[in-house]
Context: one part of a larger RNA
RNA sequence: CGUAGGACUAUUGAGGGACGUCAUCUUCAGUACGAGAGGACCGAGAUGGCUUGACCGCUGGUGUGCCAGUUGGGGUGCCCACCCCACCGCUGGAUAGCUAUGUCGAGAAGGGAUAAGCGCUGAAAGCAUCUAAGCGCGAAGCCGCCCCCAAGACAAGUAGUCCCAUCUCUUCGUGAGAUCAAGAUCCCAGGCAGAACACCUGGUUGAUAGACGGCACGUGUACCCCCGGUAACGGGCUCAGCGAAGCCGCCCUAAUGAUCGUACGG
Repeated sequence: CGUAGGACUAUUGAGGGACGUCAUCUUCAGUACGAGAGGACCGAGAUGGCUUGACCGCUGGUGUGCCAGUUGGGGUGCCCACCCCACCGCUGGAUAGCUAUGUCGAGAAGGGAUAAGCGCUGAAAGCAUCUAAGCGCGAAGCCGCCCCCAAGACAAGUAGUCCCAUCUCUUCGUGAGAUCAAGAUCCCAGGCAGAACACCUGGUUGAUAGACGGCACGUGUACCCCCGGUAACGGGCUCAGCGAAGCCGCCCUAAUGAUCGUACGG
């Protein structure tokens, strides 16, 4: 810009994409077959490999602004208590998120038309013949089915819902001016969304982010003080103290402000 008014949702599916795999075991059955040795088809069920999608409840990993312990050095005058440097100093754990080696699912069945092939009926050619007319079966392959995208599919689809007037001046000519609908955008607070853009939530009629409070969860029982011990240290206060991304609450802080969009429609 188009989709013959302007919008917001929900959809149909022309078309496109993705997928497409292999093995083992049980049963049928030690049956058919075969002198024996051996040993099935068909059908039914289970498991695994491989490939692939999603997810983080479980098992783990990571988790450099979480917690604790600890070595050497430096600092706050000293002790205590803290801070800094040393690969995050090292070590033990670990929330959210992200993850695989973890979990769940799929690659299934069934359908249509066929290939090679196998047939039925059947003449040309009194026979024979799957073919010449006609009819049937038959593949991991083809077309659909399952999954994903999809109306710029210019044949631009479908359904639902929403919106479309006032005021002022007037030489009165529908002439001039102003404001405005549904809705949308910029901007702003942000995100589990993200290269930019896009997408999603919110913008005071508000829980969008931060702060704060509570909870969950993680560390693992802080400091001070008291008691015991010559001391190292132990015990009590104390399942404490401290905490990131999680959940809920709460307007304390920040979401200021601006613009587009129109007259009932060939």